[in-house]
RNA sequence: AAGCUCGUUGAUGUAGUCGCUGGCCUGAAAAAUGGCGAGAGGAAAGUCCGGGCAGCAUAGGAUACGAUAGUUGCUAACGGCAACCGCGCGCAAGCGUAGGAAAAGUGCCACAGAAACAAAACCGCUCAAUGCUUCGGCUUUGGGUAAGGGUGAAAAGAGUGGGGUAAGAGCCCACAGAUCUCGGUGGUGACAUCGGGGUGAGGUAAACUCUAUUGGCUGCAAGGAGACCUAGAUACCGUGAUCCGCGGAUGGUCGCUCACCGCUCGACUUCGUGAGCAAUCGCGAAGCUAGAUAGAUGACUACAAUUGGGAGCCUCUUUGUGCUUUCGAUACAGAACCCGGCUUAUCAGACGAGCUUUUAG
Numbered sequence: 001a002a003g004c005u006c007g008u009u010g011a012u013g014u015a016g017u018c019g020c021u022g023g024c025c026u027g028a029a030a031a032a033u034g035g036c037g038a039g040a041g042g043a044a045a046g047u048c049c050g051g052g053c054a055g056c057a058u059a060g061g062a063u064a065c066g067a068u069a070g071u072u073g074c075u076a077a078c079g080g081c082a083a084c085c086g087c088g089c090g091c092a093a094g095c096g097u098a099g100g101a102a103a104a105g106u107g108c109c110a111c112a113g114a115a116a117c118a119a120a121a122c123c124g125c126u127c128a129a130u131g132c133u134u135c136g137g138c139u140u141u142g143g144g145u146a147a148g149g150g151u152g153a154a155a156a157g158a159g160u161g162g163g164g165u166a167a168g169a170g171c172c173c174a175c176a177g178a179u180c181u182c183g184g185u186g187g188u189g190a191c192a193u194c195g196g197g198g199u200g201a202g203g204u205a206a207a208c209u210c211u212a213u214u215g216g217c218u219g220c221a222a223g224g225a226g227a228c229c230u231a232g233a234u235a236c237c238g239u240g241a242u243c244c245g246c247g248g249a250u251g252g253u254c255g256c257u258c259a260c261c262g263c264u265c266g267a268c269u270u271c272g273u274g275a276g277c278a279a280u281c282g283c284g285a286a287g288c289u290a291g292a293u294a295g296a297u298g299a300c301u302a303c304a305a306u307u308g309g310g311a312g313c314c315u316c317u318u319u320g321u322g323c324u325u326u327c328g329a330u331a332c333a334g335a336a337c338c339c340g341g342c343u344u345a346u347c348a349g350a351c352g353a354g355c356u357u358u359u360a361g
Base pairs, nucleotide, nucleotide: 001357002356003355004354005353006352007351008350009349012304013303014302015301016300017299018298020039021038023036024035025034041332045343046342048341049340050339051338052337053219054218055217056216060244061243062242063241065215066214067213068212069211070084071083072082073081074080085099086097087096088095089094100210101209105208106207107204108203109202117157122149123148124145125144126143127142128141129140131138132137159175160174161173162172163171178199179198180197181196182195183194184193185192186191223261224260226254227253228252229251236248237247238246239245268287269286270285271284272283273282274281275280305330306329307328308327309326310325311324312323313322315320
């Protein structure tokens, strides 16, 4: 210098004017008026996963129905995250990975093909018989053969060489490889590596299934408060997919009407520091940061910022840089009980770490 990989960051700014929603003050009180201060996000989104919280037994048992699937750790929890292992891709940095069991059983394997898994002979090779013969061989029939050809995503499932045979074949042997198992060594572990022994009927579980772990149901339109009703109990009501169990004055009903609580101080934010490879955790200090209810958080103006194009000017061999002016662009989107994740959307940029190749020293 070129080509790549991974990560981080920000999400235009300032001022003025006019509004909107809360809070505090003013006001004897309510209202009005006036004043002060606050007012969307990295995804607030999709509502996919998990938790808090709330109600019903403090959520209890069984069945059903789901979810997850290498190891170790993190966490309130997770189907999330981190590190590592195995496999695949890449020269590499790095990226991807539903990654338990196919000898418990069942199912499936399109088309093509003779045959798609206890079972296969189409071609070829080979033996016997038969007929013909130009004596080379050929026809027909019945056997043997899975080494070769052909079909297919996959062909009976271990490659090379030798032996063996009528012809062949792990049929036998040597070496190499696969897989299972036992032992040694290293590692918390997945696993890696070395040695001994055994084995030789394919794939598919994002097919049923089996194994292990795990999930009670409903969601702030919860629920409380409020209003009204009532003394019924082997019944009835509630919980629930079903059965059991449990509860019932701490009860039942109430139009998805209005208002109040729930409602925003919380696994919170910022800074510093320590432990850890990391996810994450500990300690200290400071801070308070929307709470609407058909849903506020906006509109306009000016200046500035970043960036793209056009024109002109200066320097200049060219290029490049700088200045002036003008026309644009500045995204995706938007709280509705609250958090942790995942996924998806997103203009123009900035920064950091690393890899490969080439050149120069």
Notes:
Bacterial RNase P class A, 361 nucleotides, folded computationally. Rfam family: Bacterial RNase P class A. By type it is a ribozyme. It was read from a public genome assembly, where an Rfam model found it.